[in-house]
């Protein structure tokens, strides 16, 4: 330098055009249970990398940028 893959809660993932709508596990806070802690239960908190485009409708499709990974030279 060229090409390919990828980016969603603190972490790991699901969701691949729409009407449960950003979900699951874990994490964190509060409460319950317990002599205390752990386990378990209840409840709350937290995310679509950025910009533009397509569309009635975009986390999802397209383009560019940025970050990460890989291959070639």
């Nucleotide at each position: 330098a060229g090409c390919c893959c990828u980016g969603u809660a603190g972490u790991a993932c699901a969701g691949u055009g729409g009407u449960c709508a950003a979900g699951u596990a874990u994490c964190c806070g509060a409460g319950g249970u317990u002599c205390u802690g752990g386990u378990c239960c209840u409840u709350g908190g937290g995310a679509c990398c950025c910009a533009g485009g397509u569309u009635c409708g975009a986390a999802u499709c397209c383009u560019g940028g940025c970050g990460g990974g890989g291959c070639u030279a």